[in-house]
RNA sequence: CAAUCGAACGGGCUAAAUCGCUGAAAGGCGAUGACGCAAAGCUACAGGGUCUAAGGCUCCUCGGAGCUAGGACAGCCAGCUGCCGAA
Numbered sequence: 001c002a003a004u005c006g007a008a009c010g011g012g013c014u015a016a017a018u019c020g021c022u023g024a025a026a027g028g029c030g031a032u033g034a035c036g037c038a039a040a041g042c043u044a045c046a047g048g049g050u051c052u053a054a055g056g057c058u059c060c061u062c063g064g065a066g067c068u069a070g071g072a073c074a075g076c077c078a079g080c081u082g083c084c085g086a087a
Stems, first nucleotide, its partner, number of pairs: 005085002012037002017032006035075001041080003047077002049073003055068005
């Protein structure tokens, strides 16, 4: 110095819920709030998986039903990068 690993130090992020805004929805943004997280940092065009179905297609008893991502999710797996320095 680097890898593995994860004690300590300094810190960091923020689940659910509530309120507001936005969206067809899934969801997203902000405030409050912390369930938790050693990557809960970034990436949805490395890849897989999951959610929604406005629009489209098909069916229909005309109420609706099914399929579909150009939509969404990174705190599902994953890829990339990274602070600190004990055993």
The RNA shown here (c-di-GMP-I riboswitch aptamer) has 87 nucleotides and comes from an Anaerolineae bacterium.
Rfam family: c-di-GMP-I riboswitch aptamer. Rfam links the family to the GO term cyclic-di-GMP binding.
The sequence was found by an Rfam model in a public genome assembly.